[in-house]
Context: one part of a larger RNA
RNA sequence: AACGAACGCUGGCGGCGCGUCUUAAGCAUGCAAGUCGGACGGCAAGGGGAGCUUGCUCCCCCUAGAGUGGCGGACUGGUGAGUAACACGUGGGUGACAUACCCUGAGGUUGGGGAUAGCUAUUAGAAAUAGUAGGUAAUACCGAAUAAUGGCGCUACUGUUAGAGGGUAGUGAAGAAAGGGGCUAAGGCCUCGCCUUAGGAAUGGCUCGCGGCCCAUUAGCUAGUUGGUUGGGUAAAGGCUGACCAAGGCGAUGAUGGGUAUCCGGCCUAAGAGGGUGAACGGGCACAUUGGGACUGAGAUACGGCCCAGACUCCUACGGGAGGCAGCAGCUAAGAAUAUUCCGCAAUGGACGGAAGUCUGACGGAGCGACGCCGCGUGGAUGAUGAAGGCCGAAAGGUUGUAAAGUUCUUUUGGAUAUGAAGAAUAAGCGCGGUAGGGAAUGACUGCGUGGUGACGGUAAUAUCUGAAUAAGCAAUGGCUAAUUACGUGCCAGCAGCCGCGGUAACACGUAAGUUGCGAGCGUUGUUC
Numbered sequence: 001a002a003c004g005a006a007c008g009c010u011g012g013c014g015g016c017g018c019g020u021c022u023u024a025a026g027c028a029u030g031c032a033a034g035u036c037g038g039a040c041g042g043c044a045a046g047g048g049g050a051g052c053u054u055g056c057u058c059c060c061c062c063u064a065g066a067g068u069g070g071c072g073g074a075c076u077g078g079u080g081a082g083u084a085a086c087a088c089g090u091g092g093g094u095g096a097c098a099u100a101c102c103c104u105g106a107g108g109u110u111g112g113g114g115a116u117a118g119c120u121a122u123u124a125g126a127a128a129u130a131g132u133a134g135g136u137a138a139u140a141c142c143g144a145a146u147a148a149u150g151g152c153g154c155u156a157c158u159g160u161u162a163g164a165g166g167g168u169a170g171u172g173a174a175g176a177a178a179g180g181g182g183c184u185a186a187g188g189c190c191u192c193g194c195c196u197u198a199g200g201a202a203u204g205g206c207u208c209g210c211g212g213c214c215c216a217u218u219a220g221c222u223a224g225u226u227g228g229u230u231g232g233g234u235a236a237a238g239g240c241u242g243a244c245c246a247a248g249g250c251g252a253u254g255a256u257g258g259g260u261a262u263c264c265g266g267c268c269u270a271a272g273a274g275g276g277u278g279a280a281c282g283g284g285c286a287c288a289u290u291g292g293g294a295c296u297g298a299g300a301u302a303c304g305g306c307c308c309a310g311a312c313u314c315c316u317a318c319g320g321g322a323g324g325c326a327g328c329a330g331c332u333a334a335g336a337a338u339a340u341u342c343c344g345c346a347a348u349g350g351a352c353g354g355a356a357g358u359c360u361g362a363c364g365g366a367g368c369g370a371c372g373c374c375g376c377g378u379g380g381a382u383g384a385u386g387a388a389g390g391c392c393g394a395a396a397g398g399u400u401g402u403a404a405a406g407u408u409c410u411u412u413u414g415g416a417u418a419u420g421a422a423g424a425a426u427a428a429g430c431g432c433g434g435u436a437g438g439g440a441a442u443g444a445c446u447g448c449g450u451g452g453u454g455a456c457g458g459u460a461a462u463a464u465c466u467g468a469a470u471a472a473g474c475a476a477u478g479g480c481u482a483a484u485u486a487c488g489u490g491c492c493a494g495c496a497g498c499c500g501c502g503g504u505a506a507c508a509c510g511u512a513a514g515u516u517g518c519g520a521g522c523g524u525u526g527u528u529c
């Protein structure tokens, strides 16, 4: 000098930050990932109507909930257990690779089929849930047609610093699709999609050089081990994996083993070089009760998905089931120690949707805490009889001290009242136009006008009124080190960072007065330089 600090005493306000460093211990409760009816069948309740047998049947409208399907739940958010490793940082390689949504270009979107959930009926079960029969739809599923500059096979040529799975040309067989909505002059047109393909953007996989801890009181380690051939596997190189063959590979430039540890931008310190550190913010990695596994998918070996095993907790009709806060709050425990079971989607961002919109404990805000930094205040001027009181002194007197009182001024702040923002853009819609096209309408792109929405919050700010009114402590005072006297105590009680004080005049203990330092803080402890 610094701190995610804690403790003691004290404590007026505001702004901006920060707040379980311990037990990756266990968790009651609520919320944290949904959305789309413009993909699909259908529809309780409700409303309307018809028939009559007046309490039933049928039809129409309308949606909730549930279901099929699509996209998203791989983002966001949390934590740092593991990891000494291509995990990270930095610079390369990929002629060894992938990419849903988005952007740009080219082409296509033909014609069929069979199911299944929901539903109805029913069965088993305490429940979770499961079964049987009937029957239904799709942008769900499955064949067929067609398709190149794409993929694959074959042939030829080319090419590179080496190699090839790179490039070019020819040829062969194979491989796609889904519809919805709007308008219409009923011909079509527009739009959102769907399929194939080329490129881009951005994101990732793999790989290599270099770099960053301790221990030699760890010296030898290694059999898929090191390399090759041939199969397999992957988006992709590779012992990644199987079989066979060879006997290699690493190591005092520290292998192997052990300990410790998420890494970095940064942060702290320092004149710098260095040393320490990795809270908050940003990037990467890893993990999600412990261990293992795959499925789906463009992407996971998936925090709020699935399966198995273990521990724990809960329900049970004892047959069987349910759960995972290292999300936001909150609870218990642990600890010196760390906050509200708050408000809102108004803004920013995200998911879905054509849109309106829905969801969003991300986020925006408010609450608590002097935990930190910064700012402001607790009054200003005047005022000597140097008042009273305290302390010192033999007395004279000295000191507290212009300090107080008194006089006068101001109102930051506080209280009261009133006004009252910025953060909100212009979305859908409506009206009037423009451009392209053969062009009517919808539409696409675009211009102008109109057109909503504020959690914070009646907050910030401003004005008026009021009255010095509402606001000072903490530590030190022997030397280091700024600041001294008295009394009490008597090697006692105690102090102490070091030196050291205390055994009867203690500037060192305790108290008082004075003084010094800092000040809404001050000191102590801990840690780093």
Stems, first nucleotide, its partner, number of pairs: 001528003005525005012376006018369002020334001025332003029329003034071003039068002046061007078287003088211007097204003102200008110144001112142002119134006152172007179192005213259003220250003225247008262284004266277004289310005312323004340366001342365003348362001349360004379409004389400004414466006423456001429450007473518005478499003484513005494501002